Annotation:
A computed fold for a 250-nucleotide part of an RNA from a Minisyncoccia bacterium, annotated as large-subunit ribosomal RNA, domain VI. Lineage of the source: Bacteria > Bacillati > Minisyncoccota > Minisyncoccia. The coordinates come from a structure-prediction model, not an experiment, and the mean pLDDT is 87. The full RNA is in RNAcentral, with records from ENA. Its Rfam family is "Bacterial large subunit ribosomal RNA".
Context: one part of a larger RNA
RNA sequence: CGUUGAUACUUGAGGGGAGUUGGUGAUAGUACGAGAGGACCUCACUGAACGGACCUCUGGUCUACCGGUUGUUCCACCAGGAGCACUGCCGGGUAGCUAUGUUCGGAAGGGAUAAGCGCUGAAAGCAUCUAAGCACGAAGCCCACCCCAAGAUUAGGUAUCGUUAUAGAUUCGUGGGAGAUGACCACGUUAAUAGGCUUUAGGUGUAAGAUCCGUAAGGAUUUGAGCCGAGAAGUACUAAUUAAUCGAUU
Repeated sequence: CGUUGAUACUUGAGGGGAGUUGGUGAUAGUACGAGAGGACCUCACUGAACGGACCUCUGGUCUACCGGUUGUUCCACCAGGAGCACUGCCGGGUAGCUAUGUUCGGAAGGGAUAAGCGCUGAAAGCAUCUAAGCACGAAGCCCACCCCAAGAUUAGGUAUCGUUAUAGAUUCGUGGGAGAUGACCACGUUAAUAGGCUUUAGGUGUAAGAUCCGUAAGGAUUUGAGCCGAGAAGUACUAAUUAAUCGAUU
């Protein structure tokens, strides 16, 4: 820009992806074979590698979370803290992200076939799978499974709303499991969109102060305390104000 307004839900022309394979058990020590050995077929279980999704578990990371600790400077000093030293170093660790973790997948089935195996059957009184006709037959082909998909310009379909100031959309704002920016998604007071606050999950691991014991280092009680990023629920306290723009054939 087109699809002659818009919103939602769709059909699927067409395209892409996937397609692997081992072992074990049963059938059955059966058929077969003198024995040694040892099946087809059918059924079930369990792996490898590969792929998708996810974070309950196992782990990793988690430089605005918690704790310990060394040196030094500062807060006048003690106590308690702050800065710097690779995040100073060390021990843990929520959300998120993640694999080595979890879960799922390849299948089954149908159609037409290849090589091949056949039925009937002449040319050619026989024979012959083929010439007419018919039936089987593969990890391959077409469906089936998953994804994209009406610029499929043949621009589809259904439902609803709407055309003189309206349907609807955008700007703008609060944000996000979305994201380089656009885009996409949620919300904008008829509101839980984000922040704050409350409660809580979870993390760290018993704060400071005070009291007691000890000469002291230190220990005990108050105390699973104090503190806490991203998690959950609730709650309009703060910010989503007011508004503007675009907008349809006869």